Notes:
This is a predicted structure of a 90-nucleotide RNA (THF (Tetrahydrofolate) riboswitch aptamer) from a chicken gut metagenome. The RNAcentral record of the sequence draws on MGnify. Its Rfam family is "THF (Tetrahydrofolate) riboswitch aptamer". Rfam's curators write: Tetrahydrofolate (THF) riboswitch was first reported for Ames et al. as an RNA motif in 5' untranslated (5'-UTR)regions of folate transport and biosynthesis genes in Firmicutes genomes.
């Protein structure tokens, strides 16, 4: 000098679900937690509480089917991805 490596994120495909009697997703505030191999750490991530806002349902005799939600999880692929100090590789 260069490189590797986190939490996690985006998109695509597949599978199983949840809600549609409104949770979830997203937003704001407060508190807490974890986070490259090590240490602390946030303008990134997660959890809890509170607040504001907010929706697409339809068909069928029925079994059920088709939708909708910036919906949850899992698998695969591609891309993005630690600022400081120390360490690792060349």
């Nucleotide at each position: 000098c260069a490189g590797a490596g986190u939490a996690g994120g985006u998109c695509c495909g597949g599978g199983c679900g949840c809600g549609u009697u409104a949770a979830g997703u997203g937003c704001c505030g407060c508190g807490g937690g974890a986070u490259g191999g090590g240490a602390a750490g946030u303008u990134g991530c997660c959890c809890g509480c509170g607040g504001a806002c907010g929706a697409a349902g339809g068909c069928g005799a029925a079994g059920g089917c088709c939708g909708c939600g910036g919906u949850g999880c899992c698998c695969g692929g591609a891309c993005c991805g630690c600022g400081u100090c120390c360490g690792c590789u060349g």